Overview:
FMN riboswitch aptamer (RFN element) from a Verrucomicrobiota bacterium, 157 nucleotides, folded computationally. The sequence was found by an Rfam model in a public genome assembly. The model forms 97% of the base pairs in the Rfam consensus.
RNA sequence: ACUGAUCUUCAGGGCUUGGUGAUCCGGAAUGCUCCGGAAAUUCCAGACCGGCGGUGACAGCCCGCGACUCUUCCGCUUCGGCGGGGGACUGAUGCGUUCAAUCCGGUUUCCGGACCAUACGCGGCCGACCGUACAGUCGGGAUGAAAGAAGAUCGUG
Numbered sequence: 001a002c003u004g005a006u007c008u009u010c011a012g013g014g015c016u017u018g019g020u021g022a023u024c025c026g027g028a029a030u031g032c033u034c035c036g037g038a039a040a041u042u043c044c045a046g047a048c049c050g051g052c053g054g055u056g057a058c059a060g061c062c063c064g065c066g067a068c069u070c071u072u073c074c075g076c077u078u079c080g081g082c083g084g085g086g087g088a089c090u091g092a093u094g095c096g097u098u099c100a101a102u103c104c105g106g107u108u109u110c111c112g113g114a115c116c117a118u119a120c121g122c123g124g125c126c127g128a129c130c131g132u133a134c135a136g137u138c139g140g141g142a143u144g145a146a147a148g149a150a151g152a153u154c155g156u157g
Base pairs, nucleotide, nucleotide: 001156002155004154005153006152007151008150009149010148015046017045018044019043023038024037025036026035027034028033047137048136049127050126051065052064053063054062060125061124069088070087071086072085073084074083075082076081093123094122095121096120097119102114103113104112105111106110129140130139131138
């Protein structure tokens, strides 16, 4: 330095805001009402968040991957499941500014031009399933799984 094997560790963030009041509780009335209290991180308004690799500069919304969900095959099984592989599904961006790198030309420690952003400014948009008052932010499957990151040992050159 390399690739192969085995193993270890790590691997997701975000409302203590205001309003409304389904519903519940207490009291009165006695059925369909009134009074009081509690009550949504889900509704309305506002706030806030952004996995991993890549891409000509730093990307939630460019490309791909993982996760969720569905499905299928193989192996093992104490028939409860466990391990491995494949397939399907897989959200959302515009405008303006600048121009590193790159390319072209030149009078070449530099100058001019072309082209380009994930940067800067403004605006917009997206976010599995189950539960619950309708959820990206609460609770749950999940002390799970995993893209991948780092490292150790052996091996090869």
Record summary
NCBI's taxonomy places the organism under Bacteria, Pseudomonadati, Verrucomicrobiota. Its mean pLDDT, the model's own confidence on a scale to 100, is 81.